[in-house]
Molecule: SAM riboswitch aptamer (S box leader)
Organism: Phycisphaeraceae bacterium
RNA sequence: GUCUUAUCCAGAGUGGCAGAGGGAAUGGGCCCUGUGAAGCCACCGCAACCGUCUUGGGGUUUACCCCCGGACUGGUGCGAACUCCCGCCCGGCAUUGACCGGGGAAGAUAAGAG
Numbered sequence: 001g002u003c004u005u006a007u008c009c010a011g012a013g014u015g016g017c018a019g020a021g022g023g024a025a026u027g028g029g030c031c032c033u034g035u036g037a038a039g040c041c042a043c044c045g046c047a048a049c050c051g052u053c054u055u056g057g058g059g060u061u062u063a064c065c066c067c068c069g070g071a072c073u074g075g076u077g078c079g080a081a082c083u084c085c086c087g088c089c090c091g092g093c094a095u096u097g098a099c100c101g102g103g104g105a106a107g108a109u110a111a112g113a114g
Base pairs, nucleotide, nucleotide: 002113003112004111005110006109007108008107013043014042015041016040017039021032022031023030026087027086028085029084044079045078046077049075050074051072052071053070054069056067057066058065059064083106088103089102090101091100092099093097
């Protein structure tokens, strides 16, 4: 990097180095940023996908498996704004909108596959 599945309106920042950009890409919008962007480091924190343990219930090949929860935090991940918002398709309406709902595309993360 490709494919599959699940999730994406919750949550969580300080310091140091650095020095001008950043919010994935493209178009538009909007926003963050010298009261210090990206990046790197340290510490702190959030979360619970995988993992470990486990109350209760169930299955069974008696060694495990499944379901609803719980605890932990080992492997990842994450700590402005819904994935910042829209774009493509469909639908809704006593307000035709800077509106609402559904789906898609793209993306992110996890687990798995080849």